[in-house]
RNA sequence: GCCCUCAUCGUCUAGUGGACCAGGACGCGGCCCUUUCAAGGCCAAAACAUGAGUUCGAAUCUCAUUGAGGGCACCA
Numbered sequence: 001g002c003c004c005u006c007a008u009c010g011u012c013u014a015g016u017g018g019a020c021c022a023g024g025a026c027g028c029g030g031c032c033c034u035u036u037c038a039a040g041g042c043c044a045a046a047a048c049a050u051g052a053g054u055u056c057g058a059a060u061c062u063c064a065u066u067g068a069g070g071g072c073a074c075c076a
Stems, first nucleotide, its partner, number of pairs: 001072007010026004018056001029043004049065005
C1' cells in the first nucleotide's frame, strides 16, 4: 500500500428494508415478599461508531471516515 471481517444499553448479545421512537440476559435503581439477607416477583432508566447517499421507508443496502482484528504484498 491492497483486500476481508467487525463496531448496537454499563457488560454480553438479538436484528438480514416496514411487525423497532430497537428486544433479551446479567448488572445498577425503586417497589413487593422476608424478622433480616439471599433467592423470587413487578417496575423503571439505559445503546444502533461518525458523516453522506439510495429508498415512500435504513440498525439493516452503498460510499467515505474513525477504531479493532485478520490476510497478502513491499521492505533495494

About this RNA:
The RNA shown here (transfer RNA) has 76 nucleotides and comes from a Chloroflexota bacterium. Its Rfam family is "tRNA". Rfam classes the family as a transfer RNA. It was read from a public genome assembly. Taxonomically the source falls in Chloroflexota (Bacteria, Bacillati). Model confidence (mean pLDDT): 83 of 100.